A computed fold for a 74-nucleotide RNA from a Minisyncoccota bacterium, annotated as transfer RNA. The coordinates come from a structure-prediction model, not an experiment, and the mean pLDDT is 82. The organism belongs to Minisyncoccota, within Bacteria.
């Protein structure tokens, strides 16, 4: 450089043919259980859904441009 793909909670991802409070398992952080860990059970915190800008009543979700990271071909 052309072409495709992926970016959403610490972490691994779902939702992504527009509309419900933005979710899952793990992790975390309180409480209960234990002599104390662990397992186990209740409850809870954590998100600018990559950035910026279009459309639209309405965007994580659709265009378009940049970023970053894979892949392919050159």
């Nucleotide at each position: 450089g052309u072409g495709c793909g992926u970016g959403u909670a610490g972490c691994u991802c779902a939702g992504c043919c527009g509309g419900u409070c933005a979710g899952a398992g793990c992790g975390c952080u309180u409480c209960c259980u234990u002599g104390a860990c662990g397992u186990g059970g209740a409850a809870g915190a954590g998100g600018u859904c990559c950035u910026u800008g279009g459309u639209u009543c309405a965007a994580a979700u659709c265009c378009a441009a940049g970023c970053a990271c894979g892949c392919a071909c050159a």
Its Rfam family is "tRNA". From the family's description: Transfer RNA (tRNA) molecules are approximately 80 nucleotides in length.